Predicted 3D model of RNase P RNA and transfer RNA as a complex of 414 nucleotides.

[in-house]
RNA sequence: CGAGCCCGUUAGGCGACCGCGGCGCAAGUCGAGGAAAGUCCGGACUCCAUAGGGCACGGUGCUGGGUAACUCCCAGGCGGGGCAACCCGACGGAAAGUGCAACAGAGAGCAAACCGCCGAUGGCCCUUCGGGGCACAGGUAAGGCUGAAAGGGUGGUGUAAGAGACCACCAGCGUCGCGGGAGACCGGGACGGCUAGGUAAACCCCACCGGGAGCAAGGCCAAGCAGGGACGGGUAGCCCGCCCAAUGUCCCAGGUAGGCCGCGCGAGGCCGAAGGCAACGACGGUCCCAGAUAGAUGGUCGCCCACGACAGAAUCCGGCUUACAGACGGGCUCAUGAA
RNA sequence: GGUCCUGUGGUGCAGUUUGGAGUGCACACCGCCCUGUCAAGGCGGAGGCCGCGGGUUCAAAUCCCGUCAGGACCG
Numbered sequence: 001c002g003a004g005c006c007c008g009u010u011a012g013g014c015g016a017c018c019g020c021g022g023c024g025c026a027a028g029u030c031g032a033g034g035a036a037a038g039u040c041c042g043g044a045c046u047c048c049a050u051a052g053g054g055c056a057c058g059g060u061g062c063u064g065g066g067u068a069a070c071u072c073c074c075a076g077g078c079g080g081g082g083c084a085a086c087c088c089g090a091c092g093g094a095a096a097g098u099g100c101a102a103c104a105g106a107g108a109g110c111a112a113a114c115c116g117c118c119g120a121u122g123g124c125c126c127u128u129c130g131g132g133g134c135a136c137a138g139g140u141a142a143g144g145c146u147g148a149a150a151g152g153g154u155g156g157u158g159u160a161a162g163a164g165a166c167c168a169c170c171a172g173c174g175u176c177g178c179g180g181g182a183g184a185c186c187g188g189g190a191c192g193g194c195u196a197g198g199u200a201a202a203c204c205c206c207a208c209c210g211g212g213a214g215c216a217a218g219g220c221c222a223a224g225c226a227g228g229g230a231c232g233g234g235u236a237g238c239c240c241g242c243c244c245a246a247u248g249u250c251c252c253a254g255g256u257a258g259g260c261c262g263c264g265c266g267a268g269g270c271c272g273a274a275g276g277c278a279a280c281g282a283c284g285g286u287c288c289c290a291g292a293u294a295g296a297u298g299g300u301c302g303c304c305c306a307c308g309a310c311a312g313a314a315u316c317c318g319g320c321u322u323a324c325a326g327a328c329g330g331g332c333u334c335a336u337g338a339a
Numbered sequence: 340g341g342u343c344c345u346g347u348g349g350u351g352c353a354g355u356u357u358g359g360a361g362u363g364c365a366c367a368c369c370g371c372c373c374u375g376u377c378a379a380g381g382c383g384g385a386g387g388c389c390g391c392g393g394g395u396u397c398a399a400a401u402c403c404c405g406u407c408a409g410g411a412c413c414g
Base pairs, nucleotide, nucleotide: 001337002334003333004332005331006330007329008328009327010326012304013303014302015301016300017299018298020031021030022029023028033310037321038320040319041318042317043316044315045214046213047212048211052240053239054238055237057210058209059208060207061206062076063075064074065073066072077091078089079088080087081086092205093204097203098202099199100198114144115143116140117139118138121137122136123134124133125132126131152170153169154168155167156166157165171195173192174191175190176189178187179186180185218261219260220259221258227252228251229250230249231248232244233243234242268287269286270285271284272283275280305308340413341412342411343410344409345408346407349366350365351364352363353362359397368384369383370382371381372380390406391405392404393403394402
């Protein structure tokens, strides 16, 4: 220097003036994001019963750890890709059962004779009696053909031709026991049988998890309305159990379109840090950092970099995914490379 | 803000549950016949990357994930 891989930061900056929302008597002070987004997961919180049992239903799916929890994160194992750095993986079970595989093809799931090969044996024909021929019965999965897939691979023995029928090596499977590891798993051994096909993002089986609804949850105040019906109601389904119930509960009709709480001190941010490979984190210090309800962040000017992307809270938090201009930092590989 | 549903020729739909050739119906469109002409009717035909991207599978409109667009409901 070229090509490439991984991790992280920033999200124009500073000043002046005007304007907007919250808090405050005032001075003043605070005021969008890394994704505030999609609403895809997980929780907090609220109500229903304090969330109980069984079935059904749904979700997750290598191992160990982290966490409030997770489908997230970290470390490891296995498989795949890459020369490598490194990246990707819905990664339990198909010898528990059921189902499915169009078209093509002879044959597609206790495999199958279309072509080919053989025809030892039986049959038929010829014969110089040595044998030869036919391909009727029949044998054959080595070769061809079809297909996404045709029931281990290579070599040999064997045979009429063949075939794990038998043998050697290799791949793979099952059982048993050995060593390493916390485990997934890895290494090597003996025996067995010669091969067990695919699909579970098909039903299903196994293990684990899940009660439902969502801040328009839910509570309070005020205003307003016209009554009618059911006897049960209790937040998707069924059964049980439990709770409430006639000044009750539910449904329909009718009325209202106002206010307050929930509502921001939180699994909070930053700095340090015992421990841990890491994710994380006992503990200590420090800071207070939007809270609207028609919904607040904008405008103008000056200077600089040289022109700024994707996009804006609405109960809150942890993740994932998706969108995104430009700039910067660190580590590593090809590389014992080239100059 | 929250919870659901839908997307297949130009239009409206079926097919998705149980995967099997990018399949079908009605109207519309094009050509011919019929008619003096038009409509109706008869015969024939064209037109689809099943919203988009990826995955599972031999095979995807259908199953799974992501994304985009449209619609409905709630106090």
The coordinates come from a structure-prediction model, not an experiment, and the mean pLDDT is 81. Rfam match: Bacterial RNase P class A. Rfam links the family to the GO terms tRNA processing, ribonuclease P activity and dimeric ribonuclease P complex. By type it is a ribozyme.